Predicted 3D model of a 73-nucleotide RNA (transfer RNA) from an uncultured Candidatus Peregrinibacteria bacterium. The coordinates come from a structure-prediction model, not an experiment, and the mean pLDDT is 81. Rfam family: tRNA. It was read from a public genome assembly.
[in-house]
RNA sequence: GCCGAUGUAGCUCAGUUGGUGGAGCAAGUCUUUCGUAAAGACUAGGUCGCAGGUUCGAAUCCUGUCAUCGGCU
Numbered sequence: 001g002c003c004g005a006u007g008u009a010g011c012u013c014a015g016u017u018g019g020u021g022g023a024g025c026a027a028g029u030c031u032u033u034c035g036u037a038a039a040g041a042c043u044a045g046g047u048c049g050c051a052g053g054u055u056c057g058a059a060u061c062c063u064g065u066c067a068u069c070g071g072c073u
Stems, first nucleotide, its partner, number of pairs: 001072007010025004019056001027043005049065005
């Protein structure tokens, strides 16, 4: 230098033919208990790596760019 993969909640990851962003664990509150643990219920937490473009509408399509990993030279 060229090619490819990945980037979504604190962590691990889902999310297809574009139409209100989710699960588990973790966190907080409550119930239960003499108390703790366990269990159950509820809540909060995201400008979907970044910047543009297309579109009535983008995590999703297009372009550029950044980071990590792998391959070729």